[in-house]
A computed fold for a 349-nucleotide part of an RNA from an uncultured bacterium, annotated as small-subunit ribosomal RNA, central domain.

Context: one part of a larger RNA
RNA sequence: CUGGGUGUAAAGGGCGUGCAGCCGGGCCGGCAAGUCAGAUGUGAAAUCUGGAGGCUUAACCUCCAAACUGCAUUUGAAACUGUAGGUCUUGAGUACCGGAGAGGUUAUCGGAAUUCCUUGUGUAGCGGUGAAAUGCGUAGAUAUAAGGAAGAACACCAGUGGCGAAGGCGGAUAACUGGACGGCAACUGACGGUGAGGCGCGAAAGCGUGGGGAGCAAACAGGAUUAGAUACCCUGGUAGUCCACGCCGUAAACGAUGAAUGCUAGGUGCUGGGGAGCAAAGCUCUUCGGUGCCGCCGCAAACGCAUUAAGCAUUCCACCUGGGGAGUACGUUCGCAAGAAUGAAACUC
Numbered sequence: 001c002u003g004g005g006u007g008u009a010a011a012g013g014g015c016g017u018g019c020a021g022c023c024g025g026g027c028c029g030g031c032a033a034g035u036c037a038g039a040u041g042u043g044a045a046a047u048c049u050g051g052a053g054g055c056u057u058a059a060c061c062u063c064c065a066a067a068c069u070g071c072a073u074u075u076g077a078a079a080c081u082g083u084a085g086g087u088c089u090u091g092a093g094u095a096c097c098g099g100a101g102a103g104g105u106u107a108u109c110g111g112a113a114u115u116c117c118u119u120g121u122g123u124a125g126c127g128g129u130g131a132a133a134u135g136c137g138u139a140g141a142u143a144u145a146a147g148g149a150a151g152a153a154c155a156c157c158a159g160u161g162g163c164g165a166a167g168g169c170g171g172a173u174a175a176c177u178g179g180a181c182g183g184c185a186a187c188u189g190a191c192g193g194u195g196a197g198g199c200g201c202g203a204a205a206g207c208g209u210g211g212g213g214a215g216c217a218a219a220c221a222g223g224a225u226u227a228g229a230u231a232c233c234c235u236g237g238u239a240g241u242c243c244a245c246g247c248c249g250u251a252a253a254c255g256a257u258g259a260a261u262g263c264u265a266g267g268u269g270c271u272g273g274g275g276a277g278c279a280a281a282g283c284u285c286u287u288c289g290g291u292g293c294c295g296c297c298g299c300a301a302a303c304g305c306a307u308u309a310a311g312c313a314u315u316c317c318a319c320c321u322g323g324g325g326a327g328u329a330c331g332u333u334c335g336c337a338a339g340a341a342u343g344a345a346a347c348u349c
Base pairs, nucleotide, nucleotide: 003321004320005319006318007303008302012317014201015200016199017198021194022193023192025088026087027086028085030083031082033081034080035077036076037075038074039073040072041071042070049065050064051063052062053061054060091191092188093187094186096183097182098181103177104176105175106174107173108172109171110154114150115149116148117147118146119145120144121143125136126135162169163168206247207246208245209244210243211242215241216240220236221235222234223233258316259315260314261313262312263311266294267293268292269291270290271289272288273287274286275285276284277283278282298305299304322349323348324347331342332341333340334339
């Protein structure tokens, strides 16, 4: 010496589940594969190293020693790893009790608004903009009132509030259903952690088939603006947005921060439970889970992070290794396609 890293410099997989693999709690005694010790054999010579010697010296050569860190056999040791067995409850899980929640799926219902249709009132404008015009309107619009139809989204409540693995989830009610949390300590007895592949989920846009279509609105058309205006603004407007089923599999899929466990000052909000005390409307103390802010130690290039770590440690996975070329080419796999995944090199600085 036996790599260093991944919040922002290159670098955490979009998220879960999980086969193999790797890693794994306390105690007891057994075995001896790993491990450690002894012995024996072998480990050719040369080389290397140390000590001598020979060529005038050196290179070179000769002798002696050491070494060859290995392998095999054998005899032991039993702390650790392993292994088979027994046992335990703190890790993990189950049962029971309890409350919280936009967690998911399906069905039904509701009101406001928008647009359209019919009818009444009513008359010359409406609409739109920086200003206008296109557009709509005497075939009666806009406005207003009543009735009807349709689709989509759910004001207030609403909150660095809640739930979910992530994507994400917000009117009400019902049915079915997942998870987390608190309490208790009855049960199982290490059943755990991670997880290459695999499998599943996965916003928006997009694709296929069939519906639906109010509003909005890529494309498109027109009016403006402008030197031009393939834009920003305005008037229209089709895919799409919605539903069912099937694909796609990507995002600044972000906390730009993988998962798990333990340890390491505090303070102060919010949120879901539990306990104790006090003359219980309530207050104080305390405890477990989540979610924010501030702040020591420590870390960091700095910014900042700081019990929700980017601190101190351990386990497992993923990924990085100068910029461009390039997430390109080729090949392969997947896809109806769009494309996705995997993923170079020449050359150049």

Its Rfam family is "Bacterial small subunit ribosomal RNA".
The prediction has a mean pLDDT of 89.